[in-house]
RNA sequence: GGGCCUGUAGCUCAGCUGGGAGAGCGCUAGCAUGGCAUGUUAGAGGUCGUCGGUUCGAUCCCGUCCAGGUCCA
Numbered sequence: 001g002g003g004c005c006u007g008u009a010g011c012u013c014a015g016c017u018g019g020g021a022g023a024g025c026g027c028u029a030g031c032a033u034g035g036c037a038u039g040u041u042a043g044a045g046g047u048c049g050u051c052g053g054u055u056c057g058a059u060c061c062c063g064u065c066c067a068g069g070u071c072c073a
Stems, first nucleotide, its partner, number of pairs: 001072007010025004019056001027043006049065001051063003
C1' cells in the first nucleotide's frame, strides 16, 4: 500500500426482507429473610464509531474517514 471482517448500554452480544433500539451479566430501589447470600419485581443507563448521500423514513442501503482484527505484498 491492497483485499476481507468488525464497531449497538459499564461488559459480552442480538437486532438477516428499511418504520418498536433490545437480551444476559453488572448497577440502583422495593419486597421476601432477624441479617448476608439468594430469589423476585420495578427502574436508571444509548447522539447505534465519524462525516456526508439515497429515501416520506436509515443500526440496516451507498461513499469518505477513524479504530481494531486478519490475509497478501
Molecule: transfer RNA
Organism: Pseudobdellovibrionaceae bacterium